SAM riboswitch aptamer (S box leader) from Pontibacillus salipaludis, 106 nucleotides, folded computationally.

[in-house]
RNA sequence: UUCUUAUCAAGAGUGACCGAGGGAUAGGCCCGUUGACGUCACAGCAACCUUCCAAUUGGAGUGGUGCUAAUUCCGUCAGAAUGAAACACAUUCUGGGAGAUAAGGG
Numbered sequence: 001u002u003c004u005u006a007u008c009a010a011g012a013g014u015g016a017c018c019g020a021g022g023g024a025u026a027g028g029c030c031c032g033u034u035g036a037c038g039u040c041a042c043a044g045c046a047a048c049c050u051u052c053c054a055a056u057u058g059g060a061g062u063g064g065u066g067c068u069a070a071u072u073c074c075g076u077c078a079g080a081a082u083g084a085a086a087c088a089c090a091u092u093c094u095g096g097g098a099g100a101u102a103a104g105g106g
Base pairs, nucleotide, nucleotide: 001106002105003104004103005102006101007100008099013042014041015040016039017038021031022030023029027074028073043068044067045066048064049063051060052059053058072098077095078094079093080092081091082090083089
């Protein structure tokens, strides 16, 4: 870097340093000098792999990852329903795409 599979409406933050942008992507909306983002320390959440116990899918949380604003913040593409009609618009739903994480493979 790429492929496959699974999951993504739950859950979990304080301190120190730094100093202006950040939330992947048009746009929207939001976070941020009352210090965001990032780095480090400690703490926590979760249970993908692992380990242990139990025994048919459950418990614990040993080790490896991951995560700790907002549904992956919403959303882009397609379809359906409703709004008397409508190729426009709005709302809702379904599927897809993209992305993130894990495990395995090339």
Record summary: It matches the Rfam family "SAM riboswitch aptamer (S box leader)". From the family's description: The SAM riboswitch is found upstream of a number of genes which code for proteins involved in methionine or cysteine biosynthesis in Gram-positive bacteria. The coordinates come from a structure-prediction model, not an experiment, and the mean pLDDT is 83.